The part of an RNA shown here (small-subunit ribosomal RNA, 5' domain) has 543 nucleotides and comes from an uncultured prokaryote. The RNAcentral record of the full RNA draws on ENA. The coordinates come from a structure-prediction model, not an experiment, and the mean pLDDT is 83.
Context: one part of a larger RNA
RNA sequence: GAACGAACGCUGGCGGUAUGCUUAACACAUGCAAGUCGUACGUGAAAGCUUCCUUCGGGAAGUAAGUAAAGUGGCGCACGGGUGAGUAACACGUGGAUAAUCUACCCGAUAAUUAGGGAUAACAUUUCGAAAGGGAUGCUAAUACCUUAUAAGCCCACGACGUCCUCGGACGAUGUGGGAAAAGGUGGGGACCUUCGGGCCUGCCGUUAUCGGAUGAGUCCGCGUCCCAUUAGCUAGUUGGUAGGGUAAUGGCCUACCAAGGCAACGAUGGGUAGCUGGUCUGAGAGGAUGAUCAGCCACACUGGAACUGAGACACGGUCCAGACUCCUACGGGAGGCAGCAGUGGGGAAUUUUGCGCAAUGGGCGAAAGCCUGACGCAGCAAUACCGCGUGAGUGAUGAAGGCUCUUGGGUCGUAAAGCUCUGUCAGAGGGGAAGAAUAAAGGCAGGGAAAAUAUUUCUGCCUGAUGACGGUACCAUCAGAGGAAGCACCGGCUAACUCCGUGCCAGCAGCCGCGGUAAUACGGAGGGUGCAAACGUUGUUC
Numbered sequence: 001g002a003a004c005g006a007a008c009g010c011u012g013g014c015g016g017u018a019u020g021c022u023u024a025a026c027a028c029a030u031g032c033a034a035g036u037c038g039u040a041c042g043u044g045a046a047a048g049c050u051u052c053c054u055u056c057g058g059g060a061a062g063u064a065a066g067u068a069a070a071g072u073g074g075c076g077c078a079c080g081g082g083u084g085a086g087u088a089a090c091a092c093g094u095g096g097a098u099a100a101u102c103u104a105c106c107c108g109a110u111a112a113u114u115a116g117g118g119a120u121a122a123c124a125u126u127u128c129g130a131a132a133g134g135g136a137u138g139c140u141a142a143u144a145c146c147u148u149a150u151a152a153g154c155c156c157a158c159g160a161c162g163u164c165c166u167c168g169g170a171c172g173a174u175g176u177g178g179g180a181a182a183a184g185g186u187g188g189g190g191a192c193c194u195u196c197g198g199g200c201c202u203g204c205c206g207u208u209a210u211c212g213g214a215u216g217a218g219u220c221c222g223c224g225u226c227c228c229a230u231u232a233g234c235u236a237g238u239u240g241g242u243a244g245g246g247u248a249a250u251g252g253c254c255u256a257c258c259a260a261g262g263c264a265a266c267g268a269u270g271g272g273u274a275g276c277u278g279g280u281c282u283g284a285g286a287g288g289a290u291g292a293u294c295a296g297c298c299a300c301a302c303u304g305g306a307a308c309u310g311a312g313a314c315a316c317g318g319u320c321c322a323g324a325c326u327c328c329u330a331c332g333g334g335a336g337g338c339a340g341c342a343g344u345g346g347g348g349a350a351u352u353u354u355g356c357g358c359a360a361u362g363g364g365c366g367a368a369a370g371c372c373u374g375a376c377g378c379a380g381c382a383a384u385a386c387c388g389c390g391u392g393a394g395u396g397a398u399g400a401a402g403g404c405u406c407u408u409g410g411g412u413c414g415u416a417a418a419g420c421u422c423u424g425u426c427a428g429a430g431g432g433g434a435a436g437a438a439u440a441a442a443g444g445c446a447g448g449g450a451a452a453a454u455a456u457u458u459c460u461g462c463c464u465g466a467u468g469a470c471g472g473u474a475c476c477a478u479c480a481g482a483g484g485a486a487g488c489a490c491c492g493g494c495u496a497a498c499u500c501c502g503u504g505c506c507a508g509c510a511g512c513c514g515c516g517g518u519a520a521u522a523c524g525g526a527g528g529g530u531g532c533a534a535a536c537g538u539u540g541u542u543c
Base pairs, nucleotide, nucleotide: 001543002542003541004540006539007538008537009536013389014388015387016386017385018384019382020381021347026345027344028343030342031341032340035075036074037073040072041071043069048063049062050061051060052059053058082300083299084298092224093223094222095221096220097219098218101217102216106213107212108211109210110209111208112207113206115147116146117145123138124137125136126135127134128133154179155178156177157176158175159174161172162171163170164169184205185204186203187202188201189200192199193198226272227271228270233263234262235261238260239259240258241257242256243255244254245253275297276296277295278294279290280289281288282287302323303322304321305320306319325336326335327334328333353379355378356377357376361375362373363372364371365370392422393421394420395419402413403412404411405410426484428479429478431476432475436470442464443463444462445461446460447459448458449457450456487532488531489530490529491528492513493512494511498527499526500525501524502523508515509514
């Protein structure tokens, strides 16, 4: 000199854009943060309103409504969001390998979607329990579950051919035998059948099998990645082999047997510290320091362990076990997990609102309408940082009054003020007032496809077409009027800026040198000056 997620002191007008628990991965009251689908399925209210009856207490029917709601089932909950405790490691970065692998939804292609069955929740009745939560009996549905048919691909065994090869195998074509699938929903319809539901035909959505793609992920390897040798030896599933198990998959990953290996001064082992990177800060660079915000990867979710489900988890707002802590209890037993967004206590020098909205972007579900979304978009608080603007402009010498100084002549604050003439940024007032919103649904027209079809449906183009949290905000014009808006540090040298008074080695100052013991430009005050300016200084940290 530069920088900061800063803090402290003093001061403080406005706006824009960013940023905001660096400490206790400490404990958490309360609310919200993951649901959705009735075009998978069976059930199915009530209030209110209307009508009728009434012993005036009430009752019945209709509507509300096949709505709300719970349940079965599907998809999602493995994303998004948080934190950095652990980790010195194939965790990360970079470059490769997978002939050792998987991949729901999505896209392309091919072939299908046969025939049956038994349950079960919801519900009803009953029962145990304080509750949480169960038990028993009976009924019922499905795209839930289970049998079965078929098999172009697919899988397994055996046989045999070609190409490639890392010589282990891989790919392609082929013969025989064996094996494994499925589910329906909804729209429309001319004949025919009909139990009037439908069958049948057809469009769309779904389901099954296979191949390919895309995306995502797993595993392996080369190189790079902090300090301590006042850590020198470490290792028994240890190192390798054979066989088997296990996995989507290689492998001591696991097991049995066999061998005795493997690592290390090019730093093993041990200890300490630490998430890694793109980047950030500094520096002419080399380098040094750092890893907030944003982005990629990893790890974790009260602590430790485990698996289940699933395409994917060993799963933050899932399950089970153990532990600590908190809460409820009828003492028998139960409930919980903010390192999600707000917020509370605590710790600390120190870090915000228990706000608004799904309007936009994105995500989940759904055919769609739509629903959900503390992701996100906004608003609030904080000079925390950066940037911009303002606090007026011109003129004005009786150089006013007053302060300070003084050699008493004066000098200085000083064109500074007053006065006069103007301007109107910001703030204020009352008016107008956005962009961000579209390829939505639906309807109409035209053209193309599926189809027997002018029905229906799909694609493309054009027209109509709802929706704004921010917000009456930004912005624009009008009104009024210099009115409401300047401080902080320093002035001995380094270092820009000097005098007076007080004090008298005292009180005090100080980054270094050093000032102060009676004329202190160094302490305290004043006048004046210098620097920066909505800031200015101090402290801390880095270069």